Record summary: This is a predicted structure of a 380-nucleotide RNA (Bacterial RNase P class A) from a Pseudomonadota bacterium. Rfam family: Bacterial RNase P class A. Rfam classes the family as a ribozyme. The source organism's lineage runs through Bacteria, Pseudomonadati and Pseudomonadota. The prediction has a mean pLDDT of 75. A source record names the gene rnpB. RNAcentral holds the sequence, with entries from ENA.

[in-house]
């Protein structure tokens, strides 16, 4: 110089004008004036985990569902972070890893292929032994064989050497595995010049399963609180039509009688029906919950880190049909267009907008900017 790699960080700046919302001093009886001062994000987003609040039969065991799954820490807790182990990939920095159990059962494994697992004789080799037959070369039969060939993603460990008819952990020997012993680690696990087992029978559990562990349920539309208008519940009190008597003409007594609805149709029963005043729940509608918090910043100290502990300091959006915006000007990074340059000229420009609050992951993202590391080249 070039190529990767890993981590952090920023994502216009500043003035002026005119809006808008929170909060406050100041005037005003009020509505409102005016001053000051806060006012999206690194992901505010998906809502994919965990938690803080909230309620709802304190939710304690057990069943069933769901979660999760190497090993140690970190945390209010996580399926998350950190450090480690193991496998894989890369020439490296380093990147991915749901990475408990398949000798507890079961289920599946296309196509090939003889056989897809308490295995399996297509070609191939082999004729020791038995049996027939024989021209005595041998040929068939029962037969044995997993070394070699093919199939396949996978077919009972690999190399030699003995051994055998011809083979085979069938024996051995060295690798390797598998179990114990020791030696290191808190441990997952790694190491062995030990010892003991010929070897132990594919894969797959984000297939059912088992084995540890977790786990109540819905959510700020939660939940409190104050409370019109209509309709509707509950209590009281007053009314309804006809007839007759009585009367101070206001009314008052007596009798009798309804209709309609609903109760599944029919009988009985029962209830509602007009007005008036009160109760009480609820709705629209207003407050609250609402932002002081596992809360930033700086410094110390402990840890490899995650991340704890002290000190000191700061207050940093709370709208709710939903405010954080619009325009002007200047600079600055871009990027587009001209120019051989210098320079000109246009263009604010990515994803994206909070909704109860946080710690996580996960997607998006023009463009810059720092820092640690690795590999190739070239020069000194």
């Nucleotide at each position: 110089g070039g190529a990767g790699u890993c981590g952090g960080c920023c994502g216009a700046a500043c003035a002026a004008u005119c809006g808008c919302u929170g909060u406050u001093g100041c005037c005003g009886c009020a509505a409102g004036g005016u001053g000051a001062u806060g006012g999206a994000g690194g992901a505010a987003a998906g809502u994919c985990c965990g938690g803080g609040c909230u309620c709802c039969g304190c939710a304690g065991g057990g069943c069933a569902g769901g979660g999760u799954g190497c090993c140690a820490g970190g945390u209010a807790a996580c399926c998350c972070c950190u450090g480690g182990g193991g496998g894989g990939c890369g020439c490296g920095a380093g990147c991915c890893u749901a990475c408990g159990g398949a000798a507890a059962g079961u289920g599946c494994c296309a196509c090939a292929g003889a056989g897809a697992u308490c295995a399996g004789a297509c070609c191939g080799c082999c004729u020791a032994a038995g049996c027939g037959c024989u021209u005595c070369g041998g040929c068939g039969c029962c037969g044995g064989u997993a070394a070699g060939g093919g199939u396949g993603a996978a077919a009972a460990g690999g190399u030699g050497c003995g051994g055998u008819a011809a083979g085979a952990g069938c024996g051995c020997a060295c690798c390797g595995c598998g179990c114990g012993g020791c030696c290191g680690g808190c441990a997952a696990c790694g190491g062995u010049u030990c010892g003991c087992g010929g070897c132990a029978c594919g894969g797959u559990a984000a297939a059912c399963c088992c084995c540890g562990c977790c786990u109540g349920g819905a959510g700020c539309a939660a939940g409190g609180c104050c409370a019109a208008a209509u309709a509707g519940g509950g209590a009281a009190g007053g009314a309804c039509g006809g007839c007759g008597g009585c009367u101070u003409c206001g009314g008052c007594c007596g009798c009798c009688g309804a209709c309609g609805c609903g109760u599944g149709g029919c009988c009985c029963g029962c209830g509602c029906g007009c007005c008036u005043u009160c109760c009480g729940g609820g709705u629209a509608g207003g407050c609250u919950g609402c932002u002081u918090g596992a809360g930033g910043u700086c410094u110390g100290c402990g840890g490899c880190g995650a991340c704890g502990c002290a000190g000191a300091u700061c207050c940093c959006a709370g709208a709710g049909g939903a405010a954080u915006g619009a325009u002007u000007g200047u600079u600055u990074c871009g990027g587009a267009u001209c120019g051989c340059a210098a320079g000109a000229u246009c263009u604010a420009g990515a994803c994206a907008g909070a909704a109860c609050c946080c710690g996580g992951c996960u997607u998006a993202c023009a463009g810059g900017c720092c820092g640690g590391c690795u590999c190739c080249c070239a020069c000194c």